[in-house]
RNA sequence: GGCGGCGUAGCUCAGUGGUAGAGCAGGUGAAUCAUAAUCACUUGGCCGGGGGUUCGAACCCCUCCGCCGCCACCA
Numbered sequence: 001g002g003c004g005g006c007g008u009a010g011c012u013c014a015g016u017g018g019u020a021g022a023g024c025a026g027g028u029g030a031a032u033c034a035u036a037a038u039c040a041c042u043u044g045g046c047c048g049g050g051g052g053u054u055c056g057a058a059c060c061c062c063u064c065c066g067c068c069g070c071c072a073c074c075a
Stems, first nucleotide, its partner, number of pairs: 001071007010024004018055001026042005048064005
C1' cells in the first nucleotide's frame, strides 16, 4: 500500500429500512436468624465521527478514525 472483518449499555453479544434488545454486572424489594443462591421490579446506550440516499437509517452509499486478519512492497 491492497483486500476483508469488526466498532451497539460497565462487559459479552443480538438486532440487516419502520420509535434499540438479551445475558452478566449495578440498584430496590421479597424470602432467610443471617449471607449466598433464587424470585419480582428496575437504572443504564440514540448505535465510533462526519456527510449522503430515503417519508423514515444501527441497518443502504461515501469518507475519516480505531482494532483484528490475509496478501504485497521496502531499507